Source information
This is a predicted structure of a 116-nucleotide RNA (SAM riboswitch aptamer (S box leader)) from a soil metagenome.

[in-house]
């Protein structure tokens, strides 16, 4: 910048010692010890192998299913902890309306991780 995936899964120790969870907002986690660094274990299956089906005259490529985990990334409170931007619908409220506000569902944004 361009594609995929983002309600599922995995935690102890040593050192430090006040912060953390991107943002902001709300709600959380932390001196019963945050951030961070170091060992270790753990998850997963993006890059990787292998197989099965489809496409094919066969094959390569592709799609789609399975399985594997030795490497290269990741990740191991809380769905990306929720929600922001727009939409529809139901419900409160409101003078009949207009602005509102709760909660669902759909769709973008925004970040994260991969791969190129």
């Nucleotide at each position: 910048c361009u594609c995929a995936u983002u309600c599922a899964g995995a935690c102890c120790g040593g050192c430090a010692g006040a912060g953390g969870g991107a943002c902001u907002g709300g709600c959380c986690c932390u001196u019963g010890g945050a951030a961070g660094c170091c060992g270790g274990g753990g998850c997963a299956a993006c890059c990787u192998u292998c197989g099965g089906a489809g496409c094919u005259a066969a094959c390569c490529a592709c799609u789609u299913c399975g399985a594997a985990a030795a490497g290269g990334u990741g990740c191991c409170a809380a769905u990306u902890c929720c929600a922001g931007c727009g939409a529809a619908a139901a419900c409160c409220g409101g003078g009949u309306a207009a602005g509102g506000g709760u909660u669902u569902u759909c769709g973008g944004g925004a970040g994260a991780u991969g791969a190129g």
The coordinates come from a structure-prediction model, not an experiment, and the mean pLDDT is 84.